[in-house]
The prediction has a mean pLDDT of 84. The part of an RNA shown here (large-subunit ribosomal RNA, domain II) has 693 nucleotides and comes from Occallatibacter sp. Its Rfam family is "Bacterial large subunit ribosomal RNA". Taxonomically the source falls in Occallatibacter (Bacteria, Pseudomonadati, Acidobacteriota, Terriglobia).
Context: one part of a larger RNA
RNA sequence: GUCUGCGAGUUAUUGUCAGUGGCCAGCCUAAGGUCUUCUGGACUGGAGGCGAAGCGAAAGCGAGUACGAAUGGUGCGACCAGUCGCUGGCAAUAGACCCGAAGCGGAGGUGAUCUACUCUUGAGCAGGUUGAAGCCUGGGUAACACCAGGUGGAGGACCGAACUCGUGGAUGUUGAAAAAUCCUGAGAUGACUUGAGAGUAGGAGCGAAAGACUAAUCAAACCCCGUGAUAGCUGGUUCUCUCCGAAAUCGCUUGAGGGCGAGUGUUGUGGAAGUACUCCAGAGAGGUAGAGCACUGAAUGGCUUAGGGACCCCACCAGGUUGCCAAAACCAAUCAAACUCCGAAUACUCUGGAUCUCAGUAUCACAGCAAUCAGGCAGUGAGCGAUAAGGUCCAUUGCCGAGAGGGUAACAGCCCAGACCAUCAGCUAAGGUGCCUAAAUAUGAUUAAGUGGAAAGGAUGUGACGUUGCACAGACAGUGAGGAUGUUGGCUUAGAGGCAGCCAUCAUUUAAACAGUGCGUAAUAGCUGACUCAUCGAGCGAUGUCGCGCCGAAAAUGAUCGGCAAUUAAAUCAUAUACCGAAGCUAUGGAUUGAGUCCCGAUUCGUCGGGAUUCAGUGGUAGGAGAGCGUAAUCAGGACGUCGAAACCAGACGGAAACGGAUGGUGGAGUCCUGAUUAGUGAGAAUGCAGAC
Numbered sequence: 001g002u003c004u005g006c007g008a009g010u011u012a013u014u015g016u017c018a019g020u021g022g023c024c025a026g027c028c029u030a031a032g033g034u035c036u037u038c039u040g041g042a043c044u045g046g047a048g049g050c051g052a053a054g055c056g057a058a059a060g061c062g063a064g065u066a067c068g069a070a071u072g073g074u075g076c077g078a079c080c081a082g083u084c085g086c087u088g089g090c091a092a093u094a095g096a097c098c099c100g101a102a103g104c105g106g107a108g109g110u111g112a113u114c115u116a117c118u119c120u121u122g123a124g125c126a127g128g129u130u131g132a133a134g135c136c137u138g139g140g141u142a143a144c145a146c147c148a149g150g151u152g153g154a155g156g157a158c159c160g161a162a163c164u165c166g167u168g169g170a171u172g173u174u175g176a177a178a179a180a181u182c183c184u185g186a187g188a189u190g191a192c193u194u195g196a197g198a199g200u201a202g203g204a205g206c207g208a209a210a211g212a213c214u215a216a217u218c219a220a221a222c223c224c225c226g227u228g229a230u231a232g233c234u235g236g237u238u239c240u241c242u243c244c245g246a247a248a249u250c251g252c253u254u255g256a257g258g259g260c261g262a263g264u265g266u267u268g269u270g271g272a273a274g275u276a277c278u279c280c281a282g283a284g285a286g287g288u289a290g291a292g293c294a295c296u297g298a299a300u301g302g303c304u305u306a307g308g309g310a311c312c313c314c315a316c317c318a319g320g321u322u323g324c325c326a327a328a329a330c331c332a333a334u335c336a337a338a339c340u341c342c343g344a345a346u347a348c349u350c351u352g353g354a355u356c357u358c359a360g361u362a363u364c365a366c367a368g369c370a371a372u373c374a375g376g377c378a379g380u381g382a383g384c385g386a387u388a389a390g391g392u393c394c395a396u397u398g399c400c401g402a403g404a405g406g407g408u409a410a411c412a413g414c415c416c417a418g419a420c421c422a423u424c425a426g427c428u429a430a431g432g433u434g435c436c437u438a439a440a441u442a443u444g445a446u447u448a449a450g451u452g453g454a455a456a457g458g459a460u461g462u463g464a465c466g467u468u469g470c471a472c473a474g475a476c477a478g479u480g481a482g483g484a485u486g487u488u489g490g491c492u493u494a495g496a497g498g499c500a501g502c503c504a505u506c507a508u509u510u511a512a513a514c515a516g517u518g519c520g521u522a523a524u525a526g527c528u529g530a531c532u533c534a535u536c537g538a539g540c541g542a543u544g545u546c547g548c549g550c551c552g553a554a555a556a557u558g559a560u561c562g563g564c565a566a567u568u569a570a571a572u573c574a575u576a577u578a579c580c581g582a583a584g585c586u587a588u589g590g591a592u593u594g595a596g597u598c599c600c601g602a603u604u605c606g607u608c609g610g611g612a613u614u615c616a617g618u619g620g621u622a623g624g625a626g627a628g629c630g631u632a633a634u635c636a637g638g639a640c641g642u643c644g645a646a647a648c649c650a651g652a653c654g655g656a657a658a659c660g661g662a663u664g665g666u667g668g669a670g671u672c673c674u675g676a677u678u679a680g681u682g683a684g685a686a687u688g689c690a691g692a693c
Stems, first nucleotide, its partner, number of pairs: 001693006011094013026050003032044005054061002064076004097236002100233001104226003108223003116200009125190001127159003130155001134151006163187003168183004202218001204214002239628006249262005263372002265369006278354007290342001291340002296336003300332003305326001307325002309322004375400007383392002405416003420590004425586003431580003434564003440577007457551002461548010478535005484508003489503003514529001518527002591618012629682001631679010647666004653660002
């Protein structure tokens, strides 16, 4: 991992609500007792309980009562039948749907064969080295001291086996091993190592102290018990179909992943209006968008002018200038979530009207049962953020959530559209119609970039429509020629001759020619331009708006409109007419829910069951409601079985599903149907449990 089996809302009591039944202003017995056909039943038993009257703190009064001196008024009552069974929903108390802690407690127990320390009694330490004290001899001293040689054999001394340890590394890491092996290393006469026996025990021991160790377990061992501890947490929770169908919000919370009340769902009952909803008309409240500057502020220029600065003048007082700063007022033009002289659209409230037979419905009230309190994206209006985020926080609408189908290559939230079932029928939506791939043609234009299939910015791309200038008295471009003189203008300068710089920028000859547009020289020179003529012969410039293109354009495995491919298109814009295209709509048949009508049957007259027909429905998570299938057992009735029961294998066929099942085979002794009752009643999941492989 697979297979098989097992595996989770139960039981008791009390309460409450619904269904159903008995009796009814009453209803019921409990324990106990008697009888019996004895796990049962019948009869007793009224102790007691609930109800029939409430109000008040109470005395008390009583269909009333309390408050009050009192009328009135107000609060709670009266004007609504209960009670006892059975069944079901839910709650409370119990383990309370199942499994799951880490933990807490026990004057309950077991452990020191591991390990820590201690006690008793034993054992072990090759070999080599060093050479303390003391002593002896000699020297030496007044005597000591002291010196030398020898002897001697000390030491938590040295080197190094056994032994003990475990420094570094490698291997090993489903190991040979739940801590080892190999190489290397530390101690090795000592606070050494070790055998045997013994002691100390769980809030306790022992500890050269690491919270270490106390039997592979230690910041409190192990076993048992309290114990099914508790778990606002995670996981799991077993057959089918039908009807309806949410929420991820508000308030409070030692509250934030939990709860309670409300909101939203469902079921029942009651009542239910031309009412709710929608539309139209009218009347309202409001200060947003926009706009504005009348207030409050912000902010620019001007004018005028306080105040100041600077400069001049001045013994003081004064005075003058100002291209500086600048209040207030005025003029012009602006800005504002916390400005408003103004002011919408929507939305909201009320009133009146209209549509609507939809209906015993929406809305409403009461009662039972919930789930929800992490939401997400998109559009729109705001805040926060960086007018960032698949960001965050509000409002509002849609979708997803809980929604399948078609489109978008693929793609919860986008576009279209809401799936009862069947059909080898039709029409459409979004989106499409070269091929992949269902379906297309025509007309007019644009694009040349594979643009289509990235921005600011930039540019004689190109098309359309304008404005304006020049032009056969010859434009624009090209080519040929000229481009001169006073003069090297004056100044400056070493020089300055059109061309470093400053000033001026005239005049003459001319078709025209600048006191010179650039290059150039040390300065000249030289080249060129403006300007003119000739040649040529028809359009040439400037500018604006719009359409489509171009550049801008660098990323990591091989590229991309989905691919192939495509250029008067298979790109883009426009027009026209077709077609394709969904679980949408239609057609035909069928199922089912609700409502209406009709018929039949039953009836306790409340209704219930069946059939026909018409209309409207039938996506669905949490969840509510309803109807069924199957398993096991009991009772009653009825059947089957050695002429072959159950079970197993195969299985025609039937049913909307859970399922049923003829027949055949295996098997060899019990089983099924109908009605009623009861439950250890349905598995694929729980890192589920056991077994097998």